[in-house]
RNA sequence: UAAGAGAAAGCCUCACCCGUUGUAAAGCGGGGCCGGAAAGUUACGGAUCUUUAAUAUUUUAAAGAUGGCCGGACUACCUUAA
Numbered sequence: 001u002a003a004g005a006g007a008a009a010g011c012c013u014c015a016c017c018c019g020u021u022g023u024a025a026a027g028c029g030g031g032g033c034c035g036g037a038a039a040g041u042u043a044c045g046g047a048u049c050u051u052u053a054a055u056a057u058u059u060u061a062a063a064g065a066u067g068g069c070c071g072g073a074c075u076a077c078c079u080u081a082a
Base pairs, nucleotide, nucleotide: 001081002080003079004078011036012035016031017030018029019028020027021026034068040074041073042072044071045070046069047066048065049064050063051062052061053060054059
């Protein structure tokens, strides 16, 4: 510098359960396993979801949520190759 086939020393923790915060989406703590080679960070673009208002019945706007939905940006472990 490039790649992620096999592997996992170490790392993260879907669903679900318990507690807790929130009108809600969902967040946080504990357990957890489906999985992950960026499942690390970031709401910049798209997407989805929630609430409110308008519209008047399916759209628009505002405020939020999701980084374990995709892309972009920034950073990094291990292994392999040069």
Predicted 3D model of an 82-nucleotide RNA (c-di-GMP-I-GGC riboswitch aptamer) from a Gammaproteobacteria bacterium. The model forms 91% of the base pairs in the Rfam consensus.